[in-house]
RNA sequence: AGAGUUUGAUCCUGGCUCAGGGUUAACGCUGGCGAUAUGUCUAAUACAUGCAAGUCGAGCGCCCCUCACUUUGUUUUUGAAAGUUUCGAAGAUAAAGUGAGGGGAGCGGCGAACGGGUGCGUAACACGUUGGAACCUGCCUCGAACUCAGGGAUAAGCCACCUAACGGUGGUCUAAUACCGGAUAGUCCCGAAAGGGUAAAGAUUUUUCGGUUCGAGAGGGUCCUGCGGCCUAUCAGCUUGUUGGUGAGAUAAAAGCUCACCAAGGCUAUGACGGGUAGCUGGUCUGAGAGGAUGAUCAGCCACAAUGGAACUGAGAUACGGUCCAUACUCCUACGGGAGGCAGCAGUAGGGAAUCUUCCACAAUGGGCGAAAGCCUGAUGGAGCAAUAUCGCGUGAAUGAUGAAGGUCGAAAGAUCGUAAAGUUCUUUUCUGAGGGAAGAAUUAUGACGGUACCUCAGGAAUAAGCACCGGCUAACUCCGUGCCAGCAGCCGCGGUAAUACGGAGGGUGCAAGCGUUACCCGGAAUCAUUGGGCGUAAAGCGUCCGCAGGCGGUUAUGUAAGUCAAAUAUUAAAUCUUGGAGCCCAACUUCGAGACUGUAUUUGAAACUGCAUUGACUAGAGUUUUUCAGAGGCACGUGGAAUUCUGUGUGUAGGGGUUAAAUCCGUAGAUAUACAGAGGAACACCAAAAGCGAAGGCAGCGUGCUGGGAAAAUACUGACGCUCAUGGACGAAAGCGUAGGUAGCGAACGGGAUUAGAUACCCCGGUAGUCUACGCCGUAAACGAUGGAUACUAGUUGUUGGAGGCUUCAACCCCUUCAGUGACGACGCUAACGCAUUAAGUAUCCCGCCUGGGGAGUACGGUCGCAAGAUUAAAACUCAAAGGAAUAGACGGGGACCCACACAAGCGGUGGAGCAUCUGGCUUAAUUCGAUAAUGAGCGAGGAACCUUACCUGGACUUGACAUCCCGAGAAUUUUUAGGAAACUAGAAAGUGCCUUCUGGAACUCGGUGACAGGUGCUGCAUGGUUGUCGUCAGCUCGUGCCUUGAGGUGUUCGGUUAAGUCCGUGAACGAGCGCAACCCAUGUCUUAUGUUGUAUUUCUCAUAAGAGACUGCCGAUUCAAAAUCGGAGGAAGGUAUGGACGACGUCAAAUCAGCAUGGCCCUUAUGUCCAGGGCUGCACAGGUGCUACAAUGGCCGAUACAAUGGGCAGCAAAGUCGCAAGGCGGAGCCAAUCCCUAAAGUCGGUCUAAGUUCGGAUUGAGGGCUGAAAUUUGCCCUCAUGAAGUUGGAAUCGCUAGUAAACGCGGAUCAGCAAUGGCGCGUUGAAUAUGUUCCUGGGUCUUGUACUCACCGCCCGUCACACUAUGGAAGGUGGGGGCGCCCGAAGUACCCUUAGCUUUUAGCGGGGUCCUAAGGUGAAACCACUGACUGGAGUGAAGUCGUAACAAGGUAUCCGUAGGAGAACCUGCGGAUG
Repeated sequence: AGAGUUUGAUCCUGGCUCAGGGUUAACGCUGGCGAUAUGUCUAAUACAUGCAAGUCGAGCGCCCCUCACUUUGUUUUUGAAAGUUUCGAAGAUAAAGUGAGGGGAGCGGCGAACGGGUGCGUAACACGUUGGAACCUGCCUCGAACUCAGGGAUAAGCCACCUAACGGUGGUCUAAUACCGGAUAGUCCCGAAAGGGUAAAGAUUUUUCGGUUCGAGAGGGUCCUGCGGCCUAUCAGCUUGUUGGUGAGAUAAAAGCUCACCAAGGCUAUGACGGGUAGCUGGUCUGAGAGGAUGAUCAGCCACAAUGGAACUGAGAUACGGUCCAUACUCCUACGGGAGGCAGCAGUAGGGAAUCUUCCACAAUGGGCGAAAGCCUGAUGGAGCAAUAUCGCGUGAAUGAUGAAGGUCGAAAGAUCGUAAAGUUCUUUUCUGAGGGAAGAAUUAUGACGGUACCUCAGGAAUAAGCACCGGCUAACUCCGUGCCAGCAGCCGCGGUAAUACGGAGGGUGCAAGCGUUACCCGGAAUCAUUGGGCGUAAAGCGUCCGCAGGCGGUUAUGUAAGUCAAAUAUUAAAUCUUGGAGCCCAACUUCGAGACUGUAUUUGAAACUGCAUUGACUAGAGUUUUUCAGAGGCACGUGGAAUUCUGUGUGUAGGGGUUAAAUCCGUAGAUAUACAGAGGAACACCAAAAGCGAAGGCAGCGUGCUGGGAAAAUACUGACGCUCAUGGACGAAAGCGUAGGUAGCGAACGGGAUUAGAUACCCCGGUAGUCUACGCCGUAAACGAUGGAUACUAGUUGUUGGAGGCUUCAACCCCUUCAGUGACGACGCUAACGCAUUAAGUAUCCCGCCUGGGGAGUACGGUCGCAAGAUUAAAACUCAAAGGAAUAGACGGGGACCCACACAAGCGGUGGAGCAUCUGGCUUAAUUCGAUAAUGAGCGAGGAACCUUACCUGGACUUGACAUCCCGAGAAUUUUUAGGAAACUAGAAAGUGCCUUCUGGAACUCGGUGACAGGUGCUGCAUGGUUGUCGUCAGCUCGUGCCUUGAGGUGUUCGGUUAAGUCCGUGAACGAGCGCAACCCAUGUCUUAUGUUGUAUUUCUCAUAAGAGACUGCCGAUUCAAAAUCGGAGGAAGGUAUGGACGACGUCAAAUCAGCAUGGCCCUUAUGUCCAGGGCUGCACAGGUGCUACAAUGGCCGAUACAAUGGGCAGCAAAGUCGCAAGGCGGAGCCAAUCCCUAAAGUCGGUCUAAGUUCGGAUUGAGGGCUGAAAUUUGCCCUCAUGAAGUUGGAAUCGCUAGUAAACGCGGAUCAGCAAUGGCGCGUUGAAUAUGUUCCUGGGUCUUGUACUCACCGCCCGUCACACUAUGGAAGGUGGGGGCGCCCGAAGUACCCUUAGCUUUUAGCGGGGUCCUAAGGUGAAACCACUGACUGGAGUGAAGUCGUAACAAGGUAUCCGUAGGAGAACCUGCGGAUG
């Protein structure tokens, strides 16, 4: 950084798609380790269980337990004294007191408003940012002052009681840093002042810790404000506490925050109000940037805590783990009543493509309480799970060629996987085992993580590679399978038998513990374009003008400083980002410093430019004035002639009219024609034009009136007064609508006649609305220059209209200059090209409108307008990968020009009718083998099917084979013969033993065996070679260099002549060349020379063979500017290519042939191969093609008689002679051929037939013969006799031929035993007619034109109908939802009011009652939104359906636009318009 995709190719426009980066991801396959992060995006759904907010005994009383001490009582043992007892010691036990420790609830204090979660709501001062003030502030810091003396209760506890439970009631006892008076009052509060009012708490062994008041600070909070950031106008008007004021209340505090009164304001196209969506930001992703998208984790702010409402406490809440009420849900219940809120951490269910452990610890950091020890802390620190992401490491290293085995491919040589493996040597990151073992602890202690990180030793290559792709884009190719199937696909597209695109394999490419896919965002996309696009024809200029807001605006002076520029200051939280270091082994990550954070505000400064000043001045823009001028400019009124039609009257008679041709129609009731007169309506010939006028639509006889605009010249004046213009307003062809008139012609609809397959059309005859007028609507057109308006600048040439000036003239014209219009060409420049070019589509500025792929669709819904028709504004679902513009080469045209050809015409003879031959189709068949099948198949392959051929059918046989090579064994080969059989073949018998030799064997041949293989007329001519047909013997087809074009491509090759010809000449941005044309080759025609057998009677001649000559527009004339050339002439055997042949350019038809041959691939292998017999290819209701013979007198028959040429001949041609009516037989001279043989007919002469189905014609059939051949039945040819069919010149249509040709006549070969040959190929004999033209048919060539065709007109393509599917509009209705409004009801609760009876701590409070407000609820009407809905409308997409043929060529009626009517459908018709 680009690429693919519209076309036959090109350039452009334009969409779609891809390559990049990213993610809180998910899914598929796979999975070794570590570090660091991240982890319910969906149901703000419901939650079992545990934990997440407590702490203080140094505030207080009490209960329980333990210990110690003291006192008292009872009692046991024991000692002493003693003997009804006393004293002592040790123990047990009970009570009381004191002290210490532990536990429990309670009163009290502080905390619970932090921390943690979520993103419902919110479009808002919620957030971000900048300023500000009328405020509050517990704990903390600093400063000042004080801390005096009292009082009465109460919880807990105890007693009694109610209740299932939660809880509660009554009585009684008690403490405080709980509560309440009193005193004091500097400061504080109220007050103008005087004056009045307000406080406290104690605890402790010690040090100390508290308490009250005031001031200040820090931090926190509250409120206000400028600016900023979503979509929608198919939401345009909203608002009544609404906007402001006065007063009062409320609050910590400003304020309609609330209330009373007063005023009627306030917001809005710079988007109010409404609807939809959404937490905002730092940032994150992407991007070169500007931007675009986004708001997970981390951080700041906000909002919320099942849903809704409310207050209390408090420094702070309208309070996640508080209270009250209502609602829904869940749970308990003894049915009376109660309990609950994971959007805290784990976890469960559910939803979902999808998101973790009911873990450890307070060791660290931080928080609450406490004087502290400490306690609490699911904050936090850690571990666990997950490749979810990023980063790092590894899966071994070196050596190793028998290039192993094996796989794959293969041209069978080999190549490749591949130094890859094995093997040898080595290492140990990782792994396993053992030993040691931290930092993290700034603090005496204390480590969850953790026996973790890390270190050492040992072991052993050991434990560790996948995924996607390989047609192009896009790096990477082969084989097999499949056969438009299965499937792939991001786009183009791939697959119908040789798939690098499907599936598998081998190989390769890319990334790698991941790789792909899917989803989403940015990029590429300059494809919304500020940077950075466009609007003549591709999408796109409003039909035109006026004009408010808005935007922009001439020259100059001064001031100002809003924009602008500069500097400084403040801020822009931290993190992030960039950069320099540092710490984890590195990196990711973390951390320190610096920068940046493009923003905002304030201050100071500059004054060029823009703005501002109702500042001053100017005249070039604009306007006014004067004079002159042109004009279909507009409106109204009047008026004129020509023509059509009608009416009347005459003349006049049979037609008229209409068309390609007709008919309907008019006319003997007198038309048409003609003459005169009259009526009426509409339109204005000539002039007339590239002309004129108008903003556009548009405007045309003439006159008058009223009126708008424009141009020129010259002077004076105003002094920027200007340009453009969203919304708005006015005008606006034709058609159409309403009312009232009018109606000659024309003429939708309609009727009739034609045409046609049909003809709802085109053509014809009629004809109503309409066309005309007045008034009122409509508001659209291809309303076009497909080109918005204004201003300035940028070569010229040439027409024309209006004006002015100059020159000149008697006056003019001409000419020159200049202004304003209107045309044609053209330079620079622009454009994709076409083209535009001072009338720009050039160069610039300003303003407005419009476009963003095609279709759906200018459609639906909604709104506005309209009487209606409809207009205007204007989507989406769905669908396609294109749609489109300009130009290029072809092809085509019922486009044009020129030219050619037996193409037509002019002629001659045929075919099509008959019979037969032959080929084909069809039918039939066991088989009727196969191919060819428009021209370019069909007497074609086949130049010869009885067997063979033969490929087909039936039957019988063979399986290394009928044929080839290799190997082994046997035998020479070969010949004769027997049996069976249809034959192939099977089973035997006999004869025979050869050639070479180093004596082993070998060569050829035969038989048997083995497997490699043979074989195939089996398939594919759409895999091929070769060959061939056709366009076409048409004159074309190309190349090199140069030049032109952005390019495809063009030029050359066009043009003017000419030719059979791209043949030649001339011109020309071309100059040359090649393949074709022509010539060179062959034959024939004339002559010469030479030779001459087998030719000739003969030197000659003819003939034969061979070598030469000859013809070139060479000569003359005419024509043409000239040339090329043409025409005429001379000479000549031949004259303009002498005639005929061979020779066939680039290419076209996937033309024909795999069955002539060759050949890739596929298929068959005891058969699709091979052999044999018989049959078939000849089959016959029919159809077609090509021929033969005829239909007769230009003839038939009979007799006589004449003249060729090409060719062929030894398994041959065969003479003479002879037999037979003949076919033919016998015969065999001669001939390997200019020697012999095969050989003419029409013709000529004479006779006969006499117009008939015949003396024409010969089919068919019968009988008898001949020939070939093993064989003649299916199925040969010939002869004789007999038979004697159709047919009397052939419909529509169609073929050949231009001179030795057509036509007629016979002759000869090839193939071949014979022949179905009337075919085919050659030969000669006789021998015409017509064309001096190109209108038409067919084919072809060149140039040009149009094209929506390029598979190329056998093209493309439109609409209805039928069927299937898809999305969508309407619709009686139905369901649901969110709001708003009216009314009813109204919990809790604040505030206020009342309070007689109750309670109390009594200036009062509780309790009770009431009022206002109000959540939820109920109800009513109206509107909106979503879903659904019988039926219905069109749309889109589908395989080869049906009907027509509307469009593209003049598309066969030029097309299209608007409008109206009609019609199965495309469409048709009327009116006006455009040229695309």

Small-subunit ribosomal RNA from a microbial mat metagenome, 1476 nucleotides, folded computationally. Its mean pLDDT, the model's own confidence on a scale to 100, is 84.